Predicted 3D model of a 1456-nucleotide RNA (small-subunit ribosomal RNA) from a marine sediment metagenome. The sequence is in RNAcentral, with records from MGnify.
[in-house]
RNA sequence: UACUGAGAGUUUGAUCGUGGCUCAGGAUGAAUGCUGGCGGUAUGCUUUAGGUAUGCAAGUCGAGCGAUCCCGCUUCGGCGGGGCAGCGGCGGACGAGUGAGUAACACGUACGAAUCUACCUUCAAGUCAAGGAUAGCCUUAAGAAAUUAGGGGUAAUCCUGGAUAGUUCUCGUUUACGAGUAAAGGGUGUAACUACCCGCUUAAAGAGGAGCGUGCGGCCCAUCAGCUUGUUGGUGCGGGUAACGGCCCACCAAGGCGAUGACGGGUAGCUGGUCUGAGAGGACGGUCAGCCACGGAGGCACUGAAACACGGGCCUCACUCCUACGGGAGGCAGCAACUAGGAAUAUUGCGCAAUGGACGAAAGUCUGACGCAGCGAUACCGCGUGCGGGAUGACGGCCUUCGGGUCUUAAACCGCUAAACCCAACUAUCGUGGUUGGAGAUAAGCGCCGGCUAACUACGUGCCAGCAGCAGCGGUAAUACGUAGGGCGCAAGCAUUAUCCGGAUUUACUGGGCGUAAAGGGUCUGUAGGUGGUUUUUUAAGUUCUGCUUCAAAGCCCCCGGCUUAACUGGGGAAAGGGGCAGAAUACUAGAAAACUAGAGUCGGGAAGAGGCUACUGGAACUUGUCAUGUAGGGGUUAAAUCCGUGGAGAUGACAAGGAACACCAAAGGCAAAGGCAGGUAGCUAGUACUGUACUGACACUGAGAGACGAAAGCCAGGGGAGCAAACCGGAUUAGAGACCCGGGUAGUCCUGGCCGUAAACGAUGUCUGCUAGCUUGGUCAUUUUUUGAUCUGGCGUAAGCUAACGCGUUAAGCAGACCGCCUGGGGAGUACGCUCGCAAGAGUGAAACUCAAACGAAUUGGCGGGGAGGCGCACAACCAGUGGAGCAUGUGGUUCAAUUCGAAACGAAGCGCUGAACCUUACCUAGGUUUGACAUCCUAUUUAUGUUUCUACAGAAAUGUAGAUUCCAAACGAUAGAACAGCUGGUGCAUGGUUAUCGUCAGCUCGUGACGUGAGUCGUUCGCUUCAGUGCGGUAACGAGCGCAACCCCUGCUUAGUGUUAUUCGUGUCACUAAGAACAGCUCUGACUUUUUAGUCAGAGAGGAAGGCGGGGACGACGUUAAAUCAGCAUGUCGCUUAUACCUAGGGCUACACACAUCCUACAAUGGCUACUACAAUGGGUUGCCAAGCCGUAAGGCGGAGCUAAUCCCAUCAAAAGUAGUCUCAGUUGGGAUUGCAGGCUGCAACUCGCCUGCAUGAACUUGGAAUUGGUAGUAAUCGGGAAUCAGCAGGUCCCGGUGAAUCCGUUCUCGCCUCUUGCACACACUGCCCAUCAAUUCAGCAAAGUCGGCAACACCCGAACUCCGACGUUACGUCGGAGGAAGGUGGGGUCGGUAAUGAGGGAUAAGUUGUAACAAGGUAGCCGUUCUGGAAGGAGCGGCUGGAUCACCUCCUU
Repeated sequence: UACUGAGAGUUUGAUCGUGGCUCAGGAUGAAUGCUGGCGGUAUGCUUUAGGUAUGCAAGUCGAGCGAUCCCGCUUCGGCGGGGCAGCGGCGGACGAGUGAGUAACACGUACGAAUCUACCUUCAAGUCAAGGAUAGCCUUAAGAAAUUAGGGGUAAUCCUGGAUAGUUCUCGUUUACGAGUAAAGGGUGUAACUACCCGCUUAAAGAGGAGCGUGCGGCCCAUCAGCUUGUUGGUGCGGGUAACGGCCCACCAAGGCGAUGACGGGUAGCUGGUCUGAGAGGACGGUCAGCCACGGAGGCACUGAAACACGGGCCUCACUCCUACGGGAGGCAGCAACUAGGAAUAUUGCGCAAUGGACGAAAGUCUGACGCAGCGAUACCGCGUGCGGGAUGACGGCCUUCGGGUCUUAAACCGCUAAACCCAACUAUCGUGGUUGGAGAUAAGCGCCGGCUAACUACGUGCCAGCAGCAGCGGUAAUACGUAGGGCGCAAGCAUUAUCCGGAUUUACUGGGCGUAAAGGGUCUGUAGGUGGUUUUUUAAGUUCUGCUUCAAAGCCCCCGGCUUAACUGGGGAAAGGGGCAGAAUACUAGAAAACUAGAGUCGGGAAGAGGCUACUGGAACUUGUCAUGUAGGGGUUAAAUCCGUGGAGAUGACAAGGAACACCAAAGGCAAAGGCAGGUAGCUAGUACUGUACUGACACUGAGAGACGAAAGCCAGGGGAGCAAACCGGAUUAGAGACCCGGGUAGUCCUGGCCGUAAACGAUGUCUGCUAGCUUGGUCAUUUUUUGAUCUGGCGUAAGCUAACGCGUUAAGCAGACCGCCUGGGGAGUACGCUCGCAAGAGUGAAACUCAAACGAAUUGGCGGGGAGGCGCACAACCAGUGGAGCAUGUGGUUCAAUUCGAAACGAAGCGCUGAACCUUACCUAGGUUUGACAUCCUAUUUAUGUUUCUACAGAAAUGUAGAUUCCAAACGAUAGAACAGCUGGUGCAUGGUUAUCGUCAGCUCGUGACGUGAGUCGUUCGCUUCAGUGCGGUAACGAGCGCAACCCCUGCUUAGUGUUAUUCGUGUCACUAAGAACAGCUCUGACUUUUUAGUCAGAGAGGAAGGCGGGGACGACGUUAAAUCAGCAUGUCGCUUAUACCUAGGGCUACACACAUCCUACAAUGGCUACUACAAUGGGUUGCCAAGCCGUAAGGCGGAGCUAAUCCCAUCAAAAGUAGUCUCAGUUGGGAUUGCAGGCUGCAACUCGCCUGCAUGAACUUGGAAUUGGUAGUAAUCGGGAAUCAGCAGGUCCCGGUGAAUCCGUUCUCGCCUCUUGCACACACUGCCCAUCAAUUCAGCAAAGUCGGCAACACCCGAACUCCGACGUUACGUCGGAGGAAGGUGGGGUCGGUAAUGAGGGAUAAGUUGUAACAAGGUAGCCGUUCUGGAAGGAGCGGCUGGAUCACCUCCUU
């Protein structure tokens, strides 16, 4: 000794940016909800300037005046005190209130000159002498009243003359003289004179106050652009005023204001200040203070120093009140109070004690100003609701992992003491209060707890109820709803609502932007304006400095004080900034003067060019016409048809006519301000670059308004019309096709003249100037020795730099300067209304209500594409055999049923869970029963009259019950009763574990370090070659690594050794097991490819070997996807049931049957069927079992019992297809076997529903299967039989086993799926995506609208109150009449703003509606812009334009 500026949430899958919305802070004259102890200080109708009952808010002076009344005293002479009214004076112009009006010299600030000023102060002089009226009072009269009229008498500081003064002031003229205005008296003391005091008059000055003028300053709208006639100025010694002035009048002139915003409209009292803010600013103007304006609405004057007067007057209007109906009265925006309105704002209080004011000589009176009190947590500030001990960590609540934790030393309990309160006394003008003593524990709520944002659990609820500031929460485990416990924050308050500032750099002066986010005007010329090269001199306007002055007080800030502190308040004080005056400085800007040549322009020279306009002219093509040749088609399309053609087309040839456009050259090229410009020739004309020793000398840049030009379409008039071609007509396509495709075809396209004025009019980039690395193509010119220079047009780019990024980068989007235009969330909307332009179409200008929390840009990762490239797969192709047709089996759907239990649903459900439902299983149905239970653990009580084992009898369908016998157990581990609990195939696979399917045995998925990027992310993992493979190599901002691949494991094939088995001729062989080995592109050669060449890859051959190219097969399944499947395999959270959703039993059902689908089987026959004979396997299983031989039966099977716990015995002599021979001879058959009848067998308590087998008989469909579709690449398909699991019994299914044993693969165009790279995207729930428009329904706000209603401000005319002025009359006081102006009112036609409205057209928002599918991918016809026509709708088509179009090719350029 001083200063100090914070962000967050929300667009996306994620990111950066742009951009809006929202929040955290502070504030208030507030209100609302819940709650409420005390005090201090402030503050309190923001709405109806609506209306008001009642009381009070302005009176005072007897020392200006007269009269009267009352009281007291009296020496009766009077004296003293009090009071109503009146005349007179001063004050009622202040104080108090309110903010309607006012955009103005109203206010603020600073100056100024043509003025007035009562009371106050200072100074000078005076205050002489007369007269008169009138109120009060008395009386008469009118009236309901208010009030009024007449008569009589009276006073003054009332009024009127006169005298004197007359400097100022006014007038006059002789310019130093003349003329012209005054006044009031009263009081005190004294016996009186006199003195003093208060007044009065005149004049001068001061202070304070008031009036007037001027500069500057402070709101919105240009959809208000022109306004103005007393308007602008002058003259009239005009009138008027305190005073200047068109303030007013007469005449003259025609001026005055305005894009630096006039005029008009809307809104508003202004300021000191207040709130906020870092500041700059923004918003506001309540209390307090200054000014203004107003006083029911409008007008008017009078009095006065001052008013056009809140508590004065007159008139009109509206309203209210009184009334005897004739007539009168009133003005709370003073203080209280009432009523109405409103979300909302107080007492009909006390006092003049203080401060201030009026009057008065004073005492004093008056004072709702003011001082106090009352009410309100309305605000700010302060205080309190206790302090110290106190652990069995009580009870209770909540939570719990059941152990405990927490509320919690908190409470209870003990001790102590303040404040408040009550009582009493004393003190005090009122009121609040102060002191002392006594008694004495009575006072916490509100909001929040998902994030922002401090603070978490339980229960209830179940997209319901509800919450919400934003995003959002809630659909059965909600920290987001409601309740509770706990916690957090603030605290006599807390929260909400409303409003303002802040955050918001979100209007950007400080301090923003415009390529793509909103935003550069279509282009140029040029007015005003802004800005402006070099040098000198000068001025001193800007600028800088110094001094003086001002910006009232209060407030803010600083210092020092006073209330116990604080709020509050007293005193003092700057600083910064604004205005004025004076002075100084002169760099810069500006003014003046002079000069210069670098900017700019002029001139000379030689150039290039589709620059513009006009006229003439050329050939090719096209169409039409004529003639000829010639014959059946032509044309068109994906394919067709409409269409043309035997009446001779098309084709070919010749001739003629017509209009439009100009191939090649040609290009990245050239010219032009932009739009734009293309055959040739000529004429006219504009611009450009270069160059020069010429000339001018800043003449420049930009440019609001303004003007000119301005593609295409379109319009008007007249021509022209070959081709093309909106509309239109046909043909196709299609669900439809108002389209895309095809055939025709009119406006139009062309010319002349005139409009229109818009485009993606784009480089989405305004014009001009300077500066900031390079490389390079091309054009022109100059100099040329190479070269260099100027200019123009392109490209690249890690220069720097900028950018959100993309990108830009001497052609800037870099660094700076000058000027203009434009933007401020999306939609509504470039719409409505208004205005301007246009013949019209329309163009220009250009909102709001309402609605949303986003809309948007760039880039990233995915996914997708009827985008591209590469690759793979029994994916296609080739081949084989099937399915789909028949019959049957099984499963599913559907239907049925008392029940047909449940689950599985594209691939990846459907011979699946089930590897085997007659009972059981079984979960379903019906019926009968049981209730601590069929099962587990534990507790309490009882139990020999009990329980248990086995059995008998009776009832019953059984379960079970009853009776009896018997065995065992002996006090619990039994039973009975009760309480805890059991139990559930009940729900949720979207609460879960585990397991599984699938993409897919596809080759991918990631990490560490590093690098790049603001970041999401990327590189690595891309690229070349290669592989089954992210397999490997090379290259490389990457280097390494992990999960996957491969390998390790199992089977198979070979060898060796050993062991065993079997056969045996005893040599050995077969088979099996155990262990080990072998093979790896490992070796040799050839070829091809790779600009990696001592290398790699592929192909082929060879050796070795049993096997040759990952030998074959299996197990093994990365990160993840599908809320995939399973709560019924198991486990499990939670919910539900508990005499039932549990348990037991019997019977039934899961086996139903019009039908549909899936998977099999058997077939349709001769490559066959049948009969007979003859061969060759492997894997397995077996004691509750496999079962031999033998015998019986046609057979199924029966009897039988040997052997086998298995390389031994059995199933099983195991096979079948095959082979050999015979027969059948192409038929619904000797194919095929369904169906049915009869008779049997087996298993089993039981074969009816509902098993399998045998024999005899019966003998259905079916003759190779529509669209479509499946499997398979070798020991595979096809075909043939065998075994096992499950199992009492039941296989056409499943899992295994062996026998016989093929065909085809040119190849990757297509289908499906997958991988990698790249590209587009408006998708991210990711194309089953997104999304557009009409129509239909509901609702909201606005627009238009025949009309209708109202407000406002004017205008014209009529009428004309009060009042003022003028004039006339007159008795000049009072008054009467006339004229002019004049408020309100009336009439009229316009203006403007608003209300309402039948109806109309659009827009927004809504549930899952309807029709299509326009856009996003090449979105399936690329899209979009302008324009025209057209259509249910999105839209389509024509003409011109753009790339903000994918793909392919070519060209050019660049890099290497």

Record summary: Its Rfam family is "Bacterial small subunit ribosomal RNA".